A computed fold for a 76-nucleotide RNA from Desulfocapsa sp., annotated as c-di-GMP-I riboswitch aptamer. Its Rfam family is "c-di-GMP-I riboswitch aptamer". Rfam describes the family as follows. GEMM was predicted in a large-scale screen for bacterial structured RNA regulatory elements. Model confidence (mean pLDDT): 80 of 100. The sequence was found by an Rfam model in a public genome assembly.

RNA sequence: CAUAGAAAAAGCCGAAACCAUCGAAAGAGAUGAACGGAAAACCUUGGAUUUUUUUAUAGAUAGCCGGGUUGCCUUU
Numbered sequence: 001c002a003u004a005g006a007a008a009a010a011g012c013c014g015a016a017a018c019c020a021u022c023g024a025a026a027g028a029g030a031u032g033a034a035c036g037g038a039a040a041a042c043c044u045u046g047g048a049u050u051u052u053u054u055u056a057u058a059g060a061u062a063g064c065c066g067g068g069u070u071g072c073c074u075u076u
């Protein structure tokens, strides 16, 4: 540097229910508890799904799929 994996070890993230707050809504989110994840880290670049105020040059989902960038441990 590349590759494969999550067996070991040390770690990481945090589904649903509840819910302060924000939002027109979808949804985001303090709290919360872990369903799961080897990138469930980041980016709407291509699709998909979705919301409705003004149906758009708008918004949401990165834990929907693909793509890009970066990254811990170990194997080869």
Base pairs, nucleotide, nucleotide: 002076004074005073012037013036019029021028022027035063041069042068043067045066046065047064048061049060050059051058052056